[in-house]
Molecule: c-di-GMP-I riboswitch aptamer
Organism: Campylobacteraceae bacterium
RNA sequence: AUUUGAAAAAGCCAAACCUAUCGUGAGGUAGGGACGGAAAGCCAUGGGACUCUGGGUUUGUCUGAGUUUGCCAGGUUACCAGU
Numbered sequence: 001a002u003u004u005g006a007a008a009a010a011g012c013c014a015a016a017c018c019u020a021u022c023g024u025g026a027g028g029u030a031g032g033g034a035c036g037g038a039a040a041g042c043c044a045u046g047g048g049a050c051u052c053u054g055g056g057u058u059u060g061u062c063u064g065a066g067u068u069u070g071c072c073a074g075g076u077u078a079c080c081a082g083u
Base pairs, nucleotide, nucleotide: 001083002082004081005080012037013036017032018031019030020029021028022027035070041076042075043074045073046072047071048068049067050066051065052064054063055062056061
């Protein structure tokens, strides 16, 4: 520097579920817990999915405001090993 993740090591994250709490909700946060993960680090930029105490509506959906990066792309940074 780098298409790669076979084997190995050091660390890292933490699904479902439970408890507490915040939110109308999707969900968020903290603790417990591990199904998994090589970006399951970060960014809602594009698509998808989902929500609403909203607004319109021909009840199909549109619009507005949101959620999700552990749905997929894209951007960006990075450990170990291999080459």